[in-house]
RNA sequence: GGCGCGGUAGCCAAGUGGCAAGGCGGUGGUUUGCAAAACCAUUAUUCACCGGUUCAAAUCCGGUCCGCGCCU
Numbered sequence: 001g002g003c004g005c006g007g008u009a010g011c012c013a014a015g016u017g018g019c020a021a022g023g024c025g026g027u028g029g030u031u032u033g034c035a036a037a038a039c040c041a042u043u044a045u046u047c048a049c050c051g052g053u054u055c056a057a058a059u060c061c062g063g064u065c066c067g068c069g070c071c072u
Base pairs, nucleotide, nucleotide: 001071002070003069004068005067006066007065010024011023012022018055025043026042027041028040029039030038048064049063050062051061052060
């Protein structure tokens, strides 16, 4: 340098056009003599960034950055 895969919350991770699931963790609450456990609520106004397509983009297209792998 070329090609492929990936980048989504503090961490893991699903979602492949119609306003982002779940788990761990955090916070508040219920319960308890106090805790733990359990249960309820809450936790992504910018889905790496910049443009484009579209009525509508995390998702499609182009470019950039970062990580991993392959080739030279």